[in-house]
Molecule: Bacterial RNase P class A
Organism: Thermosipho sp. 1070
Parts: sequence; C1' cells; structure tokens
RNA sequence: GGAGUGGAGCGUGGAGGCGCGGCACUUGCCGAGGAAAGUCCGGACUCCAUGGGCAAGGUACCGGAUAACGUCCGGAGGGAGUAAUCCCUGGACAGGGCCAUAGAGAAGAAGACCACCUAUAUGGUAAGGGUGGAACGGUGAGGUAAGAGCUCACCAGGUAUGGAGUAAUCCAUACGCUUGGCAACCCCUACCUGGAGCAAGGUCAAGCAGGGCUUGGGUGGCCCGCCCACUAGCCCGGGUAGACCGCUCGAGGAAUUUGGUAACAAAUUCCCAAGAUAGAUGCCUCCAGCAACAGAAUCCGGCUUACCGCUCCACUCCUAAA
Repeated sequence: GGAGUGGAGCGUGGAGGCGCGGCACUUGCCGAGGAAAGUCCGGACUCCAUGGGCAAGGUACCGGAUAACGUCCGGAGGGAGUAAUCCCUGGACAGGGCCAUAGAGAAGAAGACCACCUAUAUGGUAAGGGUGGAACGGUGAGGUAAGAGCUCACCAGGUAUGGAGUAAUCCAUACGCUUGGCAACCCCUACCUGGAGCAAGGUCAAGCAGGGCUUGGGUGGCCCGCCCACUAGCCCGGGUAGACCGCUCGAGGAAUUUGGUAACAAAUUCCCAAGAUAGAUGCCUCCAGCAACAGAAUCCGGCUUACCGCUCCACUCCUAAA
C1' cells in the first nucleotide's frame, strides 16, 4: 500500500426569526429514533378466572448470565474459509409410518437382474457391473472353486474398561462388534405455558330516562287509600357526554472502583431526560461538500428488517522496504 474479518460510535451542525406540546408561573427549562418500524419472542402492570388431570402449543449439545426469554456469554462436536472468523446442533436398538422415478433389492441380519464358480443343484457367492439423493463400513493384501471382517494392516464408527472434565465431550487400551435416511410425519424424553389486553382498568359526573318524598289536581263531608301531573323543589341508584387518574422515577442513566475469561453483578457519587388525546416536536433566512431509512401513544429486555455518508478500535492474509 492492497484485500478482508469482528466490534464500538455518529445519524447534518452553527447563528437568527416565527410557531406548537408540557412543567414551573412571565420569563425560563424540556420536547422523537437507532431503529420510535415488524408485532416475532420474553416480562412488568391491570382485570377476569383459579379443584385435579388430559388435550393443545412452545423450547431442545453442555455450563453460566438474567426478572424472564426462542436473547446473551463461555465451552463441546460437526461443517466452510489460506487465515482473522462465520454457520449448524436432543432421541431413529420404545413403537408406528414414509423413502417418487429408476433399480434385482430402499431395511428384513435383505437380495441373484447382468455377472463369478463348478460340485449342475429347488447349488455356492455380495466381490465386479448397473440404478439411485441414499445400496448393508472404506482402501489394500492374504485367502478361496468363486467369494466374503473369513484373516491381517491402516482409516471411520460402535461397545466395554480405565483416566481427565461440573458437564457436553475428549484421551488411552481391548473386542471384527459394523444392523441406512426422514423426527419441519406421528411419536419419545426433559422443561415451560390459565385467559384477555392501556380501547387493560379505576375515580368524579352535566343532560335524558327511571325510582322516592314534598307539592298541585281529581275522587270524597273529612282522614287514609287510589288515579293523574304539562309544572316546581329536594333526594337516590346506575351511568352517557365530559373531566381526571393509570402516564412516565424506571429490572432508569452516567462515571469510578471491585469480583468474574466473559455475559453480568455489587458498592459509591452524580443526574432527571416528551407525555399528547385526533394527537405538539414544524417552517423560513444565512454559512458549510450537506444528505438516507424513517416519526413516540402504558413501559421495559431482546430478535429481525430498512438505511445517505462517515469515524474509531482490534485482528487476518498478500506485497514492498528496513
């Protein structure tokens, strides 16, 4: 200098003017995002439900972090890459089911289509060919009538024993033990899940309608009772409009120190940073190279997706020079 990998951060800035929402009260302060988005997971909170089980759904190597998670960190095994680094992950000897076409045969200690053998039989063979995504461990040698883990060497796997590790798993030795794939088909094992969602839910409460009392009228000689009320006054329950609460101080943020490989946790000090309800956060002028994706509506932790232009850190490979 070039090519790349992983991570962190910024998200037009400055000055002036006119506006809008909130709080304090007369002049100040605060006022969208890294994704506010998709609503895909996990919670807080609220109301309802709450005897037990089944069903249904979800998660899935091991250990840890966390309020929780399908997230994050560390490790294991497998795969891709020269490398930095990235991607994947329970069980197919519990059972059932499926594996098109092709092929002899697609799973049963199978099978004779071509083929090999000579002992010519209702014979032996799984080596070679061929089909297929996949053909019953692989390569080589011995062996044999021809063959075969039949025997041996190496490789791959399995089982047993011993050792290391919290564990996944790894290492060593022995045994020829070698009997497909699909679980995003049912299923098995372990763990998790009651339902609805801030239009949750709550407080106050005009008007209209309803109930009661008073009042007025009718019936009646009078009282009670009964009937009527277009009116007037007071009270009551439920509750519409409307107002308010929920609403933003929270598993909050920043710095330092300590513990931990890390995710993260703890301690100390400091900070308060939109809260609307048809919904504010905008527009204009000047300067500069001057933009993308996009805009809160109960609030958090994640994931995923969109994105102009950059900055910084760590690492890898190639080339050149010292």